[in-house]
Context: one part of a larger RNA
RNA sequence: ACCAACGAGUUAGUGAAUACGGCAAGGUUAAGGCAGUUAUAGCCGGAGCCGCAGUGAAAGCGAGCCUGAACAGGGCGUUCAGUCGUAUUUACUAGACCCGAAACUAGGUGAGCUUCCCAUGAGCAGGCUGAAGCGAUAGUAAAAUAUCGUGGAGGGCCGAACCAUUUGGAGCUGCAAGUCCAUUGGAUGACUUGUGGGAAGGAGUGAAAAGCUAAUCGAACCUAGAGAUAGCUGGUUCUCCGCGAAAUAGCUUUAGGGCUAGCGUCGGUUUACUAUUAUGGAGGGGUAGAGCUCUGAUAGGGCUAGCGGGACGCGAGUCUUAGCAAACCCUGAUAAACUUCGAAUACUCCAUAAAUUAUGCCGGCAGUCAGACGGUGACAGAUAAGUGCCAUCGUCAAGAGGGAAACAGCCCAGACUACUAUCUAAGGUCCCUAAUUUAUAACUAAGUGGAAAAAGAUGUGAGAUUGCUGAGACAACCAGGAGGUUGGCUUAGAAGCAGCCACUCCUUUAAAGAGUGCGUAAUAGCUCACUGGUCAAGCGAUCUUGCGCUGAAAAUUCAACGGGGCUAAGUUAUAAACCGAAGAUGUAGACUUGUAAUUUAUUACAAUUGGUAGCGGAGCGUUCCGUAUGUUGAUGAAGGUGAAGGGUGACCUUUGCUGGAGAUAUCGGAAGUGAAAAUGUUGGU
Numbered sequence: 001a002c003c004a005a006c007g008a009g010u011u012a013g014u015g016a017a018u019a020c021g022g023c024a025a026g027g028u029u030a031a032g033g034c035a036g037u038u039a040u041a042g043c044c045g046g047a048g049c050c051g052c053a054g055u056g057a058a059a060g061c062g063a064g065c066c067u068g069a070a071c072a073g074g075g076c077g078u079u080c081a082g083u084c085g086u087a088u089u090u091a092c093u094a095g096a097c098c099c100g101a102a103a104c105u106a107g108g109u110g111a112g113c114u115u116c117c118c119a120u121g122a123g124c125a126g127g128c129u130g131a132a133g134c135g136a137u138a139g140u141a142a143a144a145u146a147u148c149g150u151g152g153a154g155g156g157c158c159g160a161a162c163c164a165u166u167u168g169g170a171g172c173u174g175c176a177a178g179u180c181c182a183u184u185g186g187a188u189g190a191c192u193u194g195u196g197g198g199a200a201g202g203a204g205u206g207a208a209a210a211g212c213u214a215a216u217c218g219a220a221c222c223u224a225g226a227g228a229u230a231g232c233u234g235g236u237u238c239u240c241c242g243c244g245a246a247a248u249a250g251c252u253u254u255a256g257g258g259c260u261a262g263c264g265u266c267g268g269u270u271u272a273c274u275a276u277u278a279u280g281g282a283g284g285g286g287u288a289g290a291g292c293u294c295u296g297a298u299a300g301g302g303c304u305a306g307c308g309g310g311a312c313g314c315g316a317g318u319c320u321u322a323g324c325a326a327a328c329c330c331u332g333a334u335a336a337a338c339u340u341c342g343a344a345u346a347c348u349c350c351a352u353a354a355a356u357u358a359u360g361c362c363g364g365c366a367g368u369c370a371g372a373c374g375g376u377g378a379c380a381g382a383u384a385a386g387u388g389c390c391a392u393c394g395u396c397a398a399g400a401g402g403g404a405a406a407c408a409g410c411c412c413a414g415a416c417u418a419c420u421a422u423c424u425a426a427g428g429u430c431c432c433u434a435a436u437u438u439a440u441a442a443c444u445a446a447g448u449g450g451a452a453a454a455a456g457a458u459g460u461g462a463g464a465u466u467g468c469u470g471a472g473a474c475a476a477c478c479a480g481g482a483g484g485u486u487g488g489c490u491u492a493g494a495a496g497c498a499g500c501c502a503c504u505c506c507u508u509u510a511a512a513g514a515g516u517g518c519g520u521a522a523u524a525g526c527u528c529a530c531u532g533g534u535c536a537a538g539c540g541a542u543c544u545u546g547c548g549c550u551g552a553a554a555a556u557u558c559a560a561c562g563g564g565g566c567u568a569a570g571u572u573a574u575a576a577a578c579c580g581a582a583g584a585u586g587u588a589g590a591c592u593u594g595u596a597a598u599u600u601a602u603u604a605c606a607a608u609u610g611g612u613a614g615c616g617g618a619g620c621g622u623u624c625c626g627u628a629u630g631u632u633g634a635u636g637a638a639g640g641u642g643a644a645g646g647g648u649g650a651c652c653u654u655u656g657c658u659g660g661a662g663a664u665a666u667c668g669g670a671a672g673u674g675a676a677a678a679u680g681u682u683g684g685u
Stems, first nucleotide, its partner, number of pairs: 001685006011094013026050003032044003054061002064076004097235002100232001104225006115199009124189001126158003129154001133150006162186003167182004201217001203213003238619006248261005262368002264365006274358001276354008289341001290339002295335002299331004304325001306324002308321005371396007379388002401412003416589004421585003427579003430564003436576001438575006449566001455550002459547010476534005482507003487501003513528001517526002590609001592607007620674001622671005630664003639658008
């Protein structure tokens, strides 16, 4: 891992509701007993319980009672059948659907592992060093001291056994739940070791690491309390049918839990001009917008207190102002916590109409309290987020189908079943790929289409305004572009062209600036404006707008059309076809509900039939019991394994082979009653 078997809402008591049954103003026995029968039996037993009357705290009174001074008012009653049993559902108490802790407590078992201690034994090749002491000699007044010898100290040195395990490698389903190889530390000591003994669970022992206390230690192990508790995780077994949620509010040592309400379902009851929708009417509002009257904020100007600066004055003060500036006036403009104003919607009420019971009330049973995205209106954030948080609508959740290449939340559309029928939606129609290589008129040249901004540009189409132009424009070419004058100042110089100044003048002219740019040290030189000629017909400027261009850099690979590929098979507008879904229609069939009819179990018609949590309904099968002294079975039961048929399904019936002795209809009853999941349990492979 697979297969098989086992594996989870049970039982008891007490309430509640529903269904059925008995008796009924009554219903019912409990403990216990009688007889002695195998029946879910019979007969006693009325203690007790519930009901038949309430009310008051109570004494009490009573169809009334209480409150109260009250004959008032008010509150609860007076009308309304119960009770016992069985079944189902549910609540509570019990382990209470099943499995699962880490832990806590009690009583015991452990120091043959390991830690420390006690007693008694054992072990440590070989080599080196050479302390004290002693002796001799030298030395001294005597000492000290020195040298030589002797001596054999040391948690001394090197290094086997022994103990340890530093570094590297191997091993890593190992030789081994800590080993092996090489290397390394200690090796007469705080050394190592044998045997016996002592100390233990909040306790021991510890040269202290919370180490060790039998492969277990921040509190050992075993048994018991014990099925501890688990607002947590996982699992919870047959079928069909009807309806079908929630992810919100309030409270919560509450936030991943709960309670009540909201939303679901089932039963009962009500049929009310109840709910819903449409239309009409009547309302209140202060949002969007708008506005600046108020409250704030605010730009410019005017006018003008005050302040600041300056001048004068001994001072008081006077005069003045390129400053600041209240109030007021004019113009402009602003606000969630501004409003002289003010919608659309929404909401409330009334009326009418439509279709309809969808609404309301009472009761049983729930689930839900993590929501997600999208559109719209806000807030928070950075007018960030697949962000957080509200409101409102939709979808998903609990929704399949078609489209968006793929894609819960987007677009279309809500799947009872069957059909190789028809029409459409969104979206599409060159090929992949069903359907137009459809039509008309334009645009785009960028593969734009098929990602992006500020900004930039003689891209190109459309429109508008305006200027010049056969009295010759625009471009090109030829020619001129002068004089006073080198304007004045400045400056070493400043001559159109460093800089400053100037109403920047005048003259000759077809025209020519006290000069547009290059250039020189300054001149010079080139050029422009401006003018003439040649040529010849359009040439400029600005604005609005369509489609394009640049701006445009990312990591394996084209990779920003789904691909091929496309100049339309791109974009805009118009038009006609077609394709396209589980939508609609058609044909056949089924379930449910309603209405009607009768033949009372059928027919006709109509409407419905996606679905998680969940509520309700109807069934299938397994084991056992009664039915059953029945039926069936060696002319072959159960079981096994194939086949055919039936049923919406769980499943059922018949039959072949196998098997070799039991099985059991029907109608009822009772449950150890249905497995694919629980890192499920056991067995097998």

A computed fold for a 685-nucleotide part of an RNA from a bioreactor metagenome, annotated as large-subunit ribosomal RNA, domain II. The RNAcentral record of the full RNA draws on SILVA. Its mean pLDDT, the model's own confidence on a scale to 100, is 85.